Description
The prediction has a mean pLDDT of 78. This is a predicted structure of a 123-nucleotide RNA (c-di-AMP riboswitch aptamer (ydaO/yuaA leader)) from Bacillus tuaregi. Rfam family: c-di-AMP riboswitch aptamer (ydaO/yuaA leader). From the family's description: This family represents a conserved RNA structure found upstream of the ydaO and yuaA genes in Bacillus subtilis and related genes in other bacteria.
């Protein structure tokens, strides 16, 4: 100096600015499955089983000796677009709980990498 990412800036240094995330009304939307009972066409109760959600592109399918292997939604690499080329397609947190959501409340501002570079066309 550059890549990825919200992850940068300010010497006024903080309850900062900018950027990013979560929670959180009305309206709207939604109301797990099975069994039994009440009730009588709209529902309620009990028991058993199962969960659900967030950050992120990272989801799903097949396969294996459960060693793994192949593909895929999606994402990245040129200041922009298209076509090709090359890569990624992880990890982790909450803890039975959170739809959307104004006011409001709250959190993060990292980590990891690269050293003559992805090409052509168009604009």
């Nucleotide at each position: 100096c550059g890549c990825c990412g919200a992850a940068a800036c300010c010497a006024u240094a903080g309850a900062g600015u900018g950027c990013g995330g979560g929670g959180g009304a009305a309206c709207c939307a939604u109301c797990u499955g099975g069994a039994u009972u009440c009730a009588g066409u709209a529902g309620a109760a009990u028991c058993c089983a199962a969960g659900g959600g967030g950050u992120g592109a990272a989801u799903c399918c097949u396969u294996u000796a459960c060693a793994u292997a192949g593909g895929u939604a999606g994402g990245g690499c040129u200041a922009c677009u298209c076509u090709g080329g090359c890569c990624c397609g992880a990890a982790u947190c909450c803890g039975u709980c959170a739809g959307c959501u104004a006011a409001c409340c709250u959190c993060g501002u990292a980590a990891g990498c690269g050293u003559u570079a992805u090409a052509g066309a168009g604009a």
The source organism's lineage runs through Bacteria, Bacillota, Bacilli, Caryophanales and Bacillus.